[in-house]
Annotation
Small-subunit ribosomal RNA, central domain from Thermosphaera sp., 388 nucleotides, folded computationally. Its Rfam family is "Bacterial small subunit ribosomal RNA". The coordinates come from a structure-prediction model, not an experiment, and the mean pLDDT is 85. The RNAcentral record of the full RNA draws on ENA.

Context: one part of a larger RNA
RNA sequence: UUGGGCCUAAAGCGCCCGUAGCCGGCCCGGCAAGUCUCCCCUAAAACCCCCGGGCUCAACCCGGGGAGUGGGGGAGAUACUGCCGGGCUAGGGGGCGGGAGAGGCCGAGGGUACUCCCGGGGUAGGGGCGAAAUCCGUUAAUCCCGGGAGGACCACCCGUGGCGAAGGCGCUCGGCUGGAACGCGCCCGACGGUGAGGGGCGAAAGCCGGGGGAGCGAACCGGAUUAGAUACCCGGGUAGGUACGUGCCGUGCGACACGGCCGUACCCCGGAGAGUCCCGGCUGUAAACGAUGCGGGCUAGCUGUUGGGUGGGCUUAGAGCCCACCCAGUGGCGCAGGGAAGCCGUUAAGCCCGCCGCCUGGGGAGUACGGCCGCAAGGCUGAAACUC
Numbered sequence: 001u002u003g004g005g006c007c008u009a010a011a012g013c014g015c016c017c018g019u020a021g022c023c024g025g026c027c028c029g030g031c032a033a034g035u036c037u038c039c040c041c042u043a044a045a046a047c048c049c050c051c052g053g054g055c056u057c058a059a060c061c062c063g064g065g066g067a068g069u070g071g072g073g074g075a076g077a078u079a080c081u082g083c084c085g086g087g088c089u090a091g092g093g094g095g096c097g098g099g100a101g102a103g104g105c106c107g108a109g110g111g112u113a114c115u116c117c118c119g120g121g122g123u124a125g126g127g128g129c130g131a132a133a134u135c136c137g138u139u140a141a142u143c144c145c146g147g148g149a150g151g152a153c154c155a156c157c158c159g160u161g162g163c164g165a166a167g168g169c170g171c172u173c174g175g176c177u178g179g180a181a182c183g184c185g186c187c188c189g190a191c192g193g194u195g196a197g198g199g200g201c202g203a204a205a206g207c208c209g210g211g212g213g214a215g216c217g218a219a220c221c222g223g224a225u226u227a228g229a230u231a232c233c234c235g236g237g238u239a240g241g242u243a244c245g246u247g248c249c250g251u252g253c254g255a256c257a258c259g260g261c262c263g264u265a266c267c268c269c270g271g272a273g274a275g276u277c278c279c280g281g282c283u284g285u286a287a288a289c290g291a292u293g294c295g296g297g298c299u300a301g302c303u304g305u306u307g308g309g310u311g312g313g314c315u316u317a318g319a320g321c322c323c324a325c326c327c328a329g330u331g332g333c334g335c336a337g338g339g340a341a342g343c344c345g346u347u348a349a350g351c352c353c354g355c356c357g358c359c360u361g362g363g364g365a366g367u368a369c370g371g372c373c374g375c376a377a378g379g380c381u382g383a384a385a386c387u388c
Base pairs, nucleotide, nucleotide: 003360004359005358006357007342008341012356014201015200016199017198021194022193023192025088026087027086028085029084030083031082033081034080035077036076037075038074039073040072041071042070048066049065050064051063052062053061054060091191092188093187094186095184096183097182103177104176105175106174107173108172109171110154111153114150115149116148117147118146119145120144121143125136126135162169163168206282207281208280209279210278211277215276216275220236221235222234223233240267241266242265243264244263245262247261248260249259250258251257252256269273293355294354295353296352297351298350301333302332303331304330305329306328307327308326309325310324311323312322313321314320337344338343361388362387363386370381371380372379373378
């Protein structure tokens, strides 16, 4: 609850596509459904209004008249809406052109650092902190040099810069592929906007199957700190192992040995068999934020920057440098105006239009129940009692 709102007070769906619906540019003609005017009918009585009358008044009652926004029919009007027909190009789309970009997917290649291993050099410390200790180190660490292996990441360039609908995207090269801006105004001719349902995409964490594991690092174990310290700080840190096999593959000349894979068994190991990365599948959340839905029109400027275009100046003539203007984007400031203020201010939170979503005191509670979805974790929808 016929209201007022949604940047920060409650409130914009995380984002996009799109169904129904709602809304819809300029001109001409037609129709007359909506709309408007007039007339007729209907709209029981009571009730309501006016006049008169009856109970001593009134309430109440009786008579007369009126009104009744609705419904039906007829006649007319045609500005607007609608429907039908025709036309247009300013919305929208297409084409062509030269450019910009960490847009997406796949493949290949590279680089620094790090960790581990091997070899050489070298000796007593290293590491860490507010200070320390745990920890590492004479089985030679830290450090230096050389070599090798592995996984992850991509310094500088990097910018209030760019791209993407959002999430998000940064080494190089190649392949495939999406979108936008600018310029031409060549083509189509309103083909558009929004979008209940619906569909798709969707950070991190998490889950399932498989791989991988350098660094980091939940859990966990230590050291400190502290009254305590299940934290902040420091040192570690998560991946199984073994045995057997008639099995399979590779290397070695071979019996066989070693390595890998597969299967089975056991656990002597353990307090713990994460994740981050890759492949396939699921989850669907977030301070998914500009805490600001999408589209369109209108309303002073100044200044930076990115892309494109036009013109001019310079030029070591380079897709080079500088200046002005136009278009598109992205920042700063600011008039009017708005706002409770902070602030917003042509990227509006100003002035209007269209459509959607949402709010309606705090707690209870994003809980319970039910339904739908999910492997689970949980998600979506979403109360009430009670209480202040």